[in-house]
């Protein structure tokens, strides 16, 4: 560099339930595992979602999401 999740060292944790925070998207702690080879990190480059305002269309502003794409760094196994 390439391939991969079969083995090993380990890791994360969807839905749902409960507490707390938020108008909301959603976050967080505990329980729980649908899955994940970057489900580590990055929130503005695209997408999606929420709130507010203006609007014919739609746009603007403020937010959320990295488990949608993307960017970036890295463990293990095999191979050159």
């Nucleotide at each position: 560099g390439c391939a991969g999740a079969a083995a090993a060292a380990g890791g994360c944790a969807a839905a749902c339930c409960u507490g707390c925070g938020g108008u909301g998207a959603c976050g967080u702690a505990g329980g729980g595992a649908c899955g994940c080879a970057a489900a580590g990190c990055c929130a503005a480059g695209g997408g999606u979602c929420u709130g507010a305002a203006a609007u014919c269309a739609u746009u603007u502003c403020a937010g959320a999401u990295a488990g949608c794409c993307g960017g970036u760094u890295a463990c293990c196994u095999g191979u050159c």

A computed fold for an 80-nucleotide RNA from a Fimbriimonadia bacterium, annotated as c-di-GMP-I-GGC riboswitch aptamer. Lineage of the source: Bacteria > Bacillati > Armatimonadota > Fimbriimonadia. The coordinates come from a structure-prediction model, not an experiment, and the mean pLDDT is 79. Its Rfam family is "c-di-GMP-I-GGC riboswitch aptamer". Rfam links the family to the GO term cyclic-di-GMP binding.